[in-house]
Context: one part of a larger RNA
RNA sequence: CAACGAACGCUUGACGGCGUGCCUAACACAUGCAAGUCGAACGAGAAAGGGACUUCGGUCCUGAGUAAAGUGGCGCACGGGUGAGUAACACGUAGGUAACCUGCCUCUAAGAUUGGGAUAACCUGUCGAAAGACGAGCUAAUACCGGAUGAGACCACAGUUUCUUCGGAAACAGAGGUCAAAGGUAGCCUCUAUUUAUAAGCUAUCACUUAGAGAUGGGCCUGCGUACCAUUAGCUAGUUGGUAGGGUAACGGCCUACCAAGGCAAAGAUGGUUAGCUGGUCUGAGAGGAUGAUCAGCCACACUGGAACUGAGACACGGUCCAGACUCCUACGGGAGGCAGCAGUGGGGAAUAUUGCGCAAUGGGCGAAAGCCUGACGCAGCAACGCCGCGUGAGUGAUGAAGGCCUUCGGGUCGUAAAGCUCUGUCGGAGGGAACGAAUGUUUUUGAGGUUAACAGCCUCAGAAAGUGACGGUACCCUCAAAGGAAGCACCGGCUAACUACGUGCCAGCAGCCGCGGUAAUACGUAGGGGGCUAGCGUUGUCC
Numbered sequence: 001c002a003a004c005g006a007a008c009g010c011u012u013g014a015c016g017g018c019g020u021g022c023c024u025a026a027c028a029c030a031u032g033c034a035a036g037u038c039g040a041a042c043g044a045g046a047a048a049g050g051g052a053c054u055u056c057g058g059u060c061c062u063g064a065g066u067a068a069a070g071u072g073g074c075g076c077a078c079g080g081g082u083g084a085g086u087a088a089c090a091c092g093u094a095g096g097u098a099a100c101c102u103g104c105c106u107c108u109a110a111g112a113u114u115g116g117g118a119u120a121a122c123c124u125g126u127c128g129a130a131a132g133a134c135g136a137g138c139u140a141a142u143a144c145c146g147g148a149u150g151a152g153a154c155c156a157c158a159g160u161u162u163c164u165u166c167g168g169a170a171a172c173a174g175a176g177g178u179c180a181a182a183g184g185u186a187g188c189c190u191c192u193a194u195u196u197a198u199a200a201g202c203u204a205u206c207a208c209u210u211a212g213a214g215a216u217g218g219g220c221c222u223g224c225g226u227a228c229c230a231u232u233a234g235c236u237a238g239u240u241g242g243u244a245g246g247g248u249a250a251c252g253g254c255c256u257a258c259c260a261a262g263g264c265a266a267a268g269a270u271g272g273u274u275a276g277c278u279g280g281u282c283u284g285a286g287a288g289g290a291u292g293a294u295c296a297g298c299c300a301c302a303c304u305g306g307a308a309c310u311g312a313g314a315c316a317c318g319g320u321c322c323a324g325a326c327u328c329c330u331a332c333g334g335g336a337g338g339c340a341g342c343a344g345u346g347g348g349g350a351a352u353a354u355u356g357c358g359c360a361a362u363g364g365g366c367g368a369a370a371g372c373c374u375g376a377c378g379c380a381g382c383a384a385c386g387c388c389g390c391g392u393g394a395g396u397g398a399u400g401a402a403g404g405c406c407u408u409c410g411g412g413u414c415g416u417a418a419a420g421c422u423c424u425g426u427c428g429g430a431g432g433g434a435a436c437g438a439a440u441g442u443u444u445u446u447g448a449g450g451u452u453a454a455c456a457g458c459c460u461c462a463g464a465a466a467g468u469g470a471c472g473g474u475a476c477c478c479u480c481a482a483a484g485g486a487a488g489c490a491c492c493g494g495c496u497a498a499c500u501a502c503g504u505g506c507c508a509g510c511a512g513c514c515g516c517g518g519u520a521a522u523a524c525g526u527a528g529g530g531g532g533c534u535a536g537c538g539u540u541g542u543c544c
Stems, first nucleotide, its partner, number of pairs: 003542002006540005015389005020383002022348001027346003031343003036074003041071002049062005081301003091225007100218002105214007113147004122137001124135004152179004157174001159172005183206006192199002227273003234264003239261008276298004280291004303324005326337004354380001356379003362376001363374004393423004403414004427485001429480005437471001442466010488533002491530002493514003499528005509516002
């Protein structure tokens, strides 16, 4: 000099845009919200309110097949947070998997048959302060369980071909064993059933089952790279390898039994300390050095430690179980909880924001859809915390006014600076107008195509109309008045641009280094003047 997630002092608090904002205690947390959705899977099903009748007790209709709950499906493994741990295949990069998995999505092939028994909700009983638990009775399903069928898949058997890292892998045909399924909605009457109309029928669509392929996402393995200490020199018993078995989606001491005695290490094992890694960021001409906030990728964690369950996927932040510490409730028997989600509180600290608005957009979950949910996200609020932009006026104006300061007392300087005159109108103020972000989905309608028995219905495409904005009456535009409301900070001995006077007298003080101050201090304090930067300036900290 440059930089910063900065802090502090003085100042501004005049404006706007874009960003950023607990670096410390992975400390403890009141309160609210942050993950639900589907009635087009299923059974059941209120009340308030309104209306009618009434013997004034009530009954019926509506509310409504609505709310709330339950079974079931999908989601909750994403999104969001934090960096404690980790020096490691954690990360980066390049590969391998002939050792593997992959819900939803796309394509292809085949199929969706026949039966059964329960259970929650509900009703009822018991126990308990509560949380909740237990028993009797009833009922449904796309919940659960048998049988059938087997394009196929898997298992063991024998065969051919191709490839091969020689371990094996792929393809083809053969005979044996094992393994499936579920319906919902809308429409129609061509066939069948009795007759209008309906369904057991047909069509469409969404779901379902099996298999193959793809896509996406992961698991595992390997080469290389990845901090400091040798004032850490030896480490290791499932340790190193083999055989057999178990386990896993999968290889493997991953685990077990037996056998052998190996394996690592001065090219740094083992131990200790520190640390999430990277793209990047800062600096630098570069090489390099430092760093890893925001944004993006990966990893790890979710009060502390351990464990599994469910599931395509977790050993699961807002799931379960056990133990511990802490907090809360209790009828003392027993229970409840986990902000490193968004706000917010206490505490720590030099220090870091609102208990805001909205799902309008983008994205996500569920749903056929309407839609619902979404502290993701979009916005707004606070903070000169950073960067950028703009303003605080422009022109003219010499009697060089008054005043301040200096003075050799002549004058010099602040200084065209001010006043005065002529203008302008950014920002701010007042009034008026007023957005882009919105196009889908949806509904109505027009046309074309497909499916079909069909001119229903459904699907696809193209067009028209209706309608949807948190921000926000915001941005922006127009009009009006008005120079009015808007400048500070540190410095002036040398380094280093910028000097005089007074006060002080080794005092008070200054100081980044050299050093100033003991009676004329350009170095302390004040004033005038000056050079510097400017809505900031200076100091401190850190780093190049």
The part of an RNA shown here (small-subunit ribosomal RNA, 5' domain) has 544 nucleotides and comes from an uncultured bacterium. It matches the Rfam family "Bacterial small subunit ribosomal RNA". Rfam links the family to the GO terms structural constituent of ribosome and ribosome. The coordinates come from a structure-prediction model, not an experiment, and the mean pLDDT is 82.